[in-house]
Predicted 3D model of a 97-nucleotide RNA (SAM riboswitch aptamer (S box leader)) from an uncultured Holophagaceae bacterium.

């Protein structure tokens, strides 16, 4: 890194180093010197895997996650519009070679 499959309006931050970027990309929009991005540590959030259970559920072992719905949009359809769906992308998990 291709594929396979679920899911994505819920939910949870404090310190230390660090010094100017961050929010995938492109439009916007935000975030940030009252301190970004890494990285450390503690801290919690969830419950895909896992473990236990006849189940409903309990756990919290590997993973994720802790601004804003994936921060909105982008390509199609429907609608005077506001807006609604669907797709695609992107995210994090399951399988499997």
């Nucleotide at each position: 890194g291709a594929g396979u499959u679920a899911u994505c309006c819920a939910g949870a931050a404090a310190g230390g180093u660090g010094g100017a970027g961050g929010g995938a990309c492109g439009g916007g929009c935000c975030c940030u010197g009252u301190g970004a991005a890494a990285c450390c540590u503690u801290g919690g959030c969830a419950a895909c895997c896992u473990g236990c259970g006849a189940a409903a559920g309990c756990a919290a072992g590997g993973u994720g996650c802790c601004a804003a719905u994936u921060c909105c949009u982008g390509c199609c359809g429907c609608g005077a519009g506001a807006g609604c769906g669907g797709a695609g992308a992107g995210a994090u998990g399951u399988c499997g070679a």
About this RNA
It matches the Rfam family "SAM riboswitch aptamer (S box leader)". About the family: The SAM riboswitch is found upstream of a number of genes which code for proteins involved in methionine or cysteine biosynthesis in Gram-positive bacteria. The sequence was found by an Rfam model in a public genome assembly.